[in-house]
RNA sequence: UCGACCUUGUUGGGAGAAGCUGGUCAUCUGCGAUCAGUGCCGAAGGAGCAACCGCCCCGGAAACUCUCAGGCCAAAGGACCAGCAAGG
Numbered sequence: 001u002c003g004a005c006c007u008u009g010u011u012g013g014g015a016g017a018a019g020c021u022g023g024u025c026a027u028c029u030g031c032g033a034u035c036a037g038u039g040c041c042g043a044a045g046g047a048g049c050a051a052c053c054g055c056c057c058c059g060g061a062a063a064c065u066c067u068c069a070g071g072c073c074a075a076a077g078g079a080c081c082a083g084c085a086a087g088g
Stems, first nucleotide, its partner, number of pairs: 005088009018038001020037006039072003045068001046066003052060002
């Protein structure tokens, strides 16, 4: 100096599924808060299976599966992708 990878910050993109029912509170109304119930979603996190990697053992491992958690107008959040900056 160049390349790959990782972490952090920042910018842009970023899906699915109830504007459900009832109680209480608040409110002129509307929007809303909270509790319970039913139905539903998978892309925070978590758990499971294991193609594969590696292999003496230990181990790693999906956007698949589950739905504990989370979510079901918009907003927010959001796995992940791309750019930039810093560090390793």